[in-house]
RNA sequence: UUGUGCUAAGCGGGGAGCUAGCGGUGCCCUGUACCCGAAAUCCGCUUCAUGCGGGGCUGAAUCCCCCCCUGAAGGGUGGACCUCACCCGCCGGUUGGUUGCAUGGACCGGUCGCCGCGCAACAGACGGUUACGAACCUCGUCAGAUCCGGAAGGAAGCAGCGAUAAGUAACGCGGUCUGUGUCGCGGAUCGAUCCCGGUCAUUUUGCGGCUACCGGCUUUCGAGGAAUAUUCGACAGGGGGGUGCACAA
Numbered sequence: 001u002u003g004u005g006c007u008a009a010g011c012g013g014g015g016a017g018c019u020a021g022c023g024g025u026g027c028c029c030u031g032u033a034c035c036c037g038a039a040a041u042c043c044g045c046u047u048c049a050u051g052c053g054g055g056g057c058u059g060a061a062u063c064c065c066c067c068c069c070u071g072a073a074g075g076g077u078g079g080a081c082c083u084c085a086c087c088c089g090c091c092g093g094u095u096g097g098u099u100g101c102a103u104g105g106a107c108c109g110g111u112c113g114c115c116g117c118g119c120a121a122c123a124g125a126c127g128g129u130u131a132c133g134a135a136c137c138u139c140g141u142c143a144g145a146u147c148c149g150g151a152a153g154g155a156a157g158c159a160g161c162g163a164u165a166a167g168u169a170a171c172g173c174g175g176u177c178u179g180u181g182u183c184g185c186g187g188a189u190c191g192a193u194c195c196c197g198g199u200c201a202u203u204u205u206g207c208g209g210c211u212a213c214c215g216g217c218u219u220u221c222g223a224g225g226a227a228u229a230u231u232c233g234a235c236a237g238g239g240g241g242g243u244g245c246a247c248a249a
Stems, first nucleotide, its partner, number of pairs: 001249006009058003012030004020046005034055004064242008074232005081225004089217005095212008105200006111192003114187005120182001121180006127173001128171005138163004146155003
């Protein structure tokens, strides 16, 4: 170097998720790369990971393995910004609904406000009655005492007693006056929205609360798009490296 026969290896991979972690079934993306069986409240493992069980094919290199570079489907994470939508909150609008307050019509009756009269009641004042009430500056009587007089008699007069003034108190008296309205009668015509009651009729007007609808703003949440950043990355291309055994010639 060639031939023959074997073995390692290959007969898909990746992402998210699950998991203490790994691989698988399942989902998704790639892409064509055997068959059968079980496998998500799961199947099999365990210190760095190979799927497990049973079969089949290719088989040491263009085909297997590893590294690097370029491109790149797709997925994950964050995401300026944008759109939609729900909820919470806020603002505005007009219409509708609802509710509250205020306000609005006519009539009747009563009551009251106004005026006049009457009447008692109440209150007050005056008067009246009774009682008390003056050391002296009121009255009457004036013991005692004093004064005048020859006498007869007279005078002034304190205390006491009595009666009264000023005044105080009580009574409430068929007296007088004033006032209120506790009552009644009459009158005018203006009142009393919120004096009362009743009847009828409309919802008149204004203000406020809530709500439906419309528009706008912000926040949270949800969905979508997304510049961009980062991460994993099938696949393609390129470069480099690595890898058996046996026999025979």
A computed fold for a 249-nucleotide RNA from a Desulfobacterales bacterium, annotated as Bacterial large signal recognition particle RNA. It matches the Rfam family "Bacterial large signal recognition particle RNA". It is annotated as a non-coding RNA gene. Its Rfam clan is "SRP clan". Its mean pLDDT, the model's own confidence on a scale to 100, is 76. RNAcentral holds the sequence, with entries from ENA.